[in-house]
């Protein structure tokens, strides 16, 4: 000096839905709650979690299609679609090269 590995730091990117109840407000079955409970999930406002180009974190298509559910991006498709945020610092580990010393 190298690394389709790991850890930590710094920097950056990202989402927060569905149902029931309660409270407030309004009234057409609405709206708000960083209130309680239930569902999925890493995460549904967490001093957290996830992701950063070998990039399905996340956004768009999408008020999409099929299935399922109490309901919902809940599951699958769409998707070898389009976008999307570090040529970051240190350490570990691994492989490899060079210099010096001793035998």
């Nucleotide at each position: 000096g190298c690394g389709u590995u790991c850890u930590c730091g710094c920097c950056g990117g990202g989402g927060u839905g569905c149902c029931c109840g309660c409270u407030g407000u309004g009234u057409a079955u609405g709206c708000a709650g960083c209130c309680g409970g239930g569902c999925u999930g890493a995460g549904a406002c967490a001093c957290a979690c996830c992701c950063g180009c070998c990039g399905a974190a996340c956004c768009u298509g999408a008020a999409c299609c099929a299935g399922u559910u109490a309901a919902u991006g809940c599951u699958g498709g769409c998707g070898u679609a389009g976008g999307g945020a570090g040529u970051u610092g240190a350490g570990a580990c691994g492989a490899u090269g060079g210099g010096c010393u001793u035998c």